[in-house]
Molecule: transfer RNA
Organism: Candidatus Colicola coprequi
RNA sequence: GGCCCUGUAGUUCAAUGGAUAGAAUACGGGUUUCCUAAACCUUAGAUCCGGGUUCGAUUCCCGGCGGGGCUA
Numbered sequence: 001g002g003c004c005c006u007g008u009a010g011u012u013c014a015a016u017g018g019a020u021a022g023a024a025u026a027c028g029g030g031u032u033u034c035c036u037a038a039a040c041c042u043u044a045g046a047u048c049c050g051g052g053u054u055c056g057a058u059u060c061c062c063g064g065c066g067g068g069g070c071u072a
Base pairs, nucleotide, nucleotide: 001071002070003069004068005067006066007065010025011024012023013022018055028042029041030040031039048064049063050062051061052060
């Protein structure tokens, strides 16, 4: 250089075109406890960027950027 895969919450993952993008875990708050841990309840938090298609895009298409792999 060429080709392929991939990018969603602090982290690990769902959501394959349609109502408010969900879950676990972590952080924060609360209950319990003499204290801590555990358990239970609870708040907040995300679609890499730009454009296109569509009534509607996390999803499909193009380009860029980042990560991984194959190849010379």